[in-house]
Molecule: c-di-GMP-I riboswitch aptamer
Organism: Tepidibacillus fermentans
Parts: sequence; C1' cells; structure tokens
RNA sequence: CAGCGAUAAAGGCAAACCCGGCGAAAGCCGGGGACGCAAAGCCACAGGUCUAAGGCAAGUGAAUGCUAGGAUGGCUGGGUUACCGAA
Repeated sequence: CAGCGAUAAAGGCAAACCCGGCGAAAGCCGGGGACGCAAAGCCACAGGUCUAAGGCAAGUGAAUGCUAGGAUGGCUGGGUUACCGAA
C1' cells in the first nucleotide's frame, strides 16, 4: 500500500415504535428509543422500489390512467473519503 474483519480496544451510526415539526404524498428533520450496521460516512451516476403535487390523456363531473424536476445510500451495483489491527 492492497485485501481481510475478531466476543479486541477507542469511538461512531441508529430500525420499529412514541412525541413535536415540515411535506400533496412517498418521505424527511429534531427529541426519546435500539433492530441492527465495518463504511448504516458522503455522492441519486446505473438498475430497482415508493409517491404523483404539477403536467398530460380521457371524462359532463366525480372516480381513473400515464408521468419525477420528488423520495429511498438501512434495496443492489458504481464512485469517493476514513478509525482500529487478532487470525
């Protein structure tokens, strides 16, 4: 330096759920809380998944369908940075 990852050490993050807030929703933020995580740090680049406000289509209307400039990194791949050192 590259890989690898333990009942090691030091530390870190925080699912569900509850409370408050934001959002049309998916979901996000703060507090509590820990199921888990060796990148569960960061980036929506590729694929997947979720939502459909707005737009479009059709419709007398309501209902409906399509659509991401929305969301997810705790779905997978990729990029990038990083603590520790048993086998």